[in-house]
Molecule: transfer RNA
Organism: Candidatus Omnitrophota bacterium
RNA sequence: GGGCCGGUAGCUCAAUGGUAGAGCAGGUGGCUCAUAACCACUCGGUCGGAGGUUCAAUUCCUCCCCGGCCCA
Numbered sequence: 001g002g003g004c005c006g007g008u009a010g011c012u013c014a015a016u017g018g019u020a021g022a023g024c025a026g027g028u029g030g031c032u033c034a035u036a037a038c039c040a041c042u043c044g045g046u047c048g049g050a051g052g053u054u055c056a057a058u059u060c061c062u063c064c065c066c067g068g069c070c071c072a
Base pairs, nucleotide, nucleotide: 001071002070003069004068005067006066007065010024011023012022013021018055026042027041028040029039030038048064049063050062051061052060
């Protein structure tokens, strides 16, 4: 330098163009002599950045940034 894959909540990951979700973690309450476990509720997001397409973009297109792998 070229190619491919990935970037979404604190962490691990979903979401094939129509209000962004789950599990774990955190908070509150219940249960318990107490802790853990368990149960209920709750907190949670510039969807890596900038443009473009569209009535509408996490999703499609382009460029850039970051990480991984391969080729040279």